[in-house]
RNA sequence: GGGCUCGUGGUCUAGUCAGGAUAAGACGUCAGCCUGCGGAGCUGGUGGUCGUGGGUUCGAAUCCCACCGAGCCCGCCA
Numbered sequence: 001g002g003g004c005u006c007g008u009g010g011u012c013u014a015g016u017c018a019g020g021a022u023a024a025g026a027c028g029u030c031a032g033c034c035u036g037c038g039g040a041g042c043u044g045g046u047g048g049u050c051g052u053g054g055g056u057u058c059g060a061a062u063c064c065c066a067c068c069g070a071g072c073c074c075g076c077c078a
Stems, first nucleotide, its partner, number of pairs: 001074007010027004020058001028046006051067005
């Protein structure tokens, strides 16, 4: 340098292929219930520029383009 895959709460992932409006789950965390206390369990809360910018569209996490970052493979120089 070229190709491919990926980027979504503090963490891990789903949703993307085939656009549909309030982004879902688990862990974490906070509060309460429960318990002699704790753990476990139950209830509720918490937290997301969906990597960045632009485009298409009535509508974009989703489609298109560029860039940034991570990983894998190939190539070049030495």

A computed fold for a 78-nucleotide RNA from a Candidatus Bathyarchaeota archaeon, annotated as transfer RNA. The prediction has a mean pLDDT of 81.